This is a predicted structure of a 371-nucleotide RNA (Bacterial RNase P class A) from Actinomycetales bacterium JB111.
Its Rfam family is "Bacterial RNase P class A". Gene Ontology terms of the family: ribonuclease P activity, tRNA processing and dimeric ribonuclease P complex.
The sequence is in RNAcentral, with records from ENA and Rfam.
The coordinates come from a structure-prediction model, not an experiment, and the mean pLDDT is 76.
RNAcentral records the identical sequence in 2 taxa.
Taxonomically the source falls in Actinomycetales (Bacteria, Bacillati, Actinomycetota, Actinomycetes).
[in-house]
RNA sequence: AGAGUCGGCCAGGCGGCCGCGUCACCCGGUCCCCGGGUGCCGAGGAACGUCCGGGCUCCGCAGGGCAGGGUGGUGGGUAACGCCCACCCGGGGUGACCCGCGGGACAGUGCCACAGAAAGCAGACCGCCCCCGCACUCGUGCGGGGGUAAGGGUGAAACGGUGGGGUAAGAGCCCACCAGCGCCACGGGUGACCGUGGCGGCUCGGCAAACCCCACCUGGAGCAAGACCAGACAGCAGGCGUUCGAGGGCGGCCCGUCCGAAGCCUGCGGGUAGGUCGCUGGAGGCGUGCGGCAACGUACGUCGUAGAUGGAUGGUCGCCACCGGCGGGAGACCGCCGGGACAGAACCCGGCGUAUCGGCCGACUCUUCCG
Numbered sequence: 001a002g003a004g005u006c007g008g009c010c011a012g013g014c015g016g017c018c019g020c021g022u023c024a025c026c027c028g029g030u031c032c033c034c035g036g037g038u039g040c041c042g043a044g045g046a047a048c049g050u051c052c053g054g055g056c057u058c059c060g061c062a063g064g065g066c067a068g069g070g071u072g073g074u075g076g077g078u079a080a081c082g083c084c085c086a087c088c089c090g091g092g093g094u095g096a097c098c099c100g101c102g103g104g105a106c107a108g109u110g111c112c113a114c115a116g117a118a119a120g121c122a123g124a125c126c127g128c129c130c131c132c133g134c135a136c137u138c139g140u141g142c143g144g145g146g147g148u149a150a151g152g153g154u155g156a157a158a159c160g161g162u163g164g165g166g167u168a169a170g171a172g173c174c175c176a177c178c179a180g181c182g183c184c185a186c187g188g189g190u191g192a193c194c195g196u197g198g199c200g201g202c203u204c205g206g207c208a209a210a211c212c213c214c215a216c217c218u219g220g221a222g223c224a225a226g227a228c229c230a231g232a233c234a235g236c237a238g239g240c241g242u243u244c245g246a247g248g249g250c251g252g253c254c255c256g257u258c259c260g261a262a263g264c265c266u267g268c269g270g271g272u273a274g275g276u277c278g279c280u281g282g283a284g285g286c287g288u289g290c291g292g293c294a295a296c297g298u299a300c301g302u303c304g305u306a307g308a309u310g311g312a313u314g315g316u317c318g319c320c321a322c323c324g325g326c327g328g329g330a331g332a333c334c335g336c337c338g339g340g341a342c343a344g345a346a347c348c349c350g351g352c353g354u355a356u357c358g359g360c361c362g363a364c365u366c367u368u369c370c371g
Base pairs, nucleotide, nucleotide: 001367002366003365004364005363006362007361008360009359010358012320013319014318015317016316017315018314020042021041023039024038025037026036027035028034029033044342048353049352051351052350053349054348055347056222057221058220059219063255064254065253066252068218069217070216071215072214073087074086075085076084077083088102089100090099091098092097103213104212108211109210110207111206112205125152126151127148128147129146130145131144132143133142134141135140160178161177162176163175164174165173179203181200182199183198184197185196186195187194188193226277227276228275229274235268236267237266238265239264240263247259248258249257250256284303285302286301287300288299289298290297291296322339323338324337325336326335327334328333
């Protein structure tokens, strides 16, 4: 210098004018409210999707079993997680580094497209070999019977690889080495796992994001939760039931349990759809020290104003900064034109995923050149 990998950060600034919302104060009015004025404050890195986890609230604190759902290498972090960190194994990259829905296929069932003769306890299409018959131009050809998985060909995958022995030709049929599988011992590690040595039968396909099996986790609904205040209305019909108990709660079913000493259910009809609280200070941010490889934990210090409810946080102009294009200039630079995304709180947090004009910083890798 070129090409990359990983991590972090910003999301234009200042001012003028107009406008919006909460709150406080002032003025006025027809005074539970409305109008005007002044002042403070007023979106994000993802506020988003609502995919996962939790807090909080209610269901009579939710017990057991079945069914259902979820997770899936190991160790740790955390309030918890499907998240994060570290490591292991497998795969990719020269490398920094990246990717993995990563338990079980001798519990059972099922599936393996196309091609191919044959796709699971397999398979003779070509080829190779032997025997018999016939023909012959005496090299061989044709037909029939049998052997053979070494060679060809198909495929994502064809039942270990190389070499030797063996054979009519072949074959783990036998042997050596290698690979792989299983078992045992020793060593290292908390563990997943790794290393070394020995033995064994000579070899065993894949798919569990198919059912299934194993281990662990799991009650439901959600701020329209829920509580309070104010206000409105009209009942009628049918069914069940009052100790032989209707009905209801405990996610679906069963058991179990609790409420219920009288109401309950269904249909038609009628009424209301206002206000207050919940509501934002919380597993909070930042800095330093300590512990830890890290995620993170802990101590001390410090910081602090969105809470709307048809839902506010916007528009415009000027200057400056940034980016792109064009023109001028030897150059520093100057002039003109254009551009600034994705998106937007609604109970609150922790994650994940997705979108995003542009820009900045740090660490590291590879290649080439110079000293």